SAM riboswitch aptamer (S box leader) from Pararhodonellum marinum, 103 nucleotides, folded computationally. Taxonomically the source falls in Pararhodonellum (Bacteria, Bacteroidota, Cytophagales, Cyclobacteriaceae). The model forms 97% of the base pairs in the Rfam consensus.
RNA sequence: AAUUUAUAAAGAACGAGGCGAGAGAAUAGGCUCUGAGACCCUCUGGCAACCACCAGCCAAAAGCCGAAAGGUGCCAAAACCUACCCAUGUGGAACUAUAAAUU
Numbered sequence: 001a002a003u004u005u006a007u008a009a010a011g012a013a014c015g016a017g018g019c020g021a022g023a024g025a026a027u028a029g030g031c032u033c034u035g036a037g038a039c040c041c042u043c044u045g046g047c048a049a050c051c052a053c054c055a056g057c058c059a060a061a062a063g064c065c066g067a068a069a070g071g072u073g074c075c076a077a078a079a080c081c082u083a084c085c086c087a088u089g090u091g092g093a094a095c096u097a098u099a100a101a102u103u
Base pairs, nucleotide, nucleotide: 001103002102003101004100005099006098007097008096013044015043016042017041018040022033023032024031027083028082029081030080045075046074047073050071051070054066056064057063084092085091086089
């Protein structure tokens, strides 16, 4: 990088330091955040439970449940909203993101 599967309306920072102008994936429209310093980077803290480990239930490899020291991920707003399709809604598709597996 590609493919497959799963998940994406829940949850978690008014923290410290750095930087200094844009940021919210991409295109368009809207809306929002931002010199009272956003986005991003480092640290600290936290959330979650995909993988690993461990405990419990179970005849059990499955399954369910708990825990969270490890590997990732995440911590404004529904993936911020809309766009395409339909039977018009917590709908589906596409795209994107993340995890795991394979190549």